RNA sequence: GCCGUUGUAGCUCAGUUGGUAGAGCGGCGCUUUCGUAAAGCGUAGGUCUCCGGUUCGAUCCCGGACAACGGCU
Numbered sequence: 001g002c003c004g005u006u007g008u009a010g011c012u013c014a015g016u017u018g019g020u021a022g023a024g025c026g027g028c029g030c031u032u033u034c035g036u037a038a039a040g041c042g043u044a045g046g047u048c049u050c051c052g053g054u055u056c057g058a059u060c061c062c063g064g065a066c067a068a069c070g071g072c073u
Stems, first nucleotide, its partner, number of pairs: 001072007010025004019056001027043005049065005
């Protein structure tokens, strides 16, 4: 320099032939216990990397930027 993959909650990751986003772990509260842990129940937390385009509508499609990883030279 060229090509590809990935970017979604604190962490690890789902999701979608475009219709206003979810799980597990973690956090907080309650129950239980003499107390802690475990367990059970509940609850909060997201401008879906950024900028533009298409569309009535974009996490999803298109272009560009940035970052991480991999391949080639």

The RNA shown here (transfer RNA) has 73 nucleotides and comes from Candidatus Microsaccharimonas sossegonensis. Its Rfam family is "tRNA". It is annotated as a transfer RNA. Taxonomically the source falls in Candidatus Microsaccharimonas (Bacteria, Bacteria candidate phyla, Candidatus Saccharimonadia, Saccharimonadales (SeqCode)). The coordinates come from a structure-prediction model, not an experiment, and the mean pLDDT is 81. RNAcentral holds the sequence, with entries from Rfam.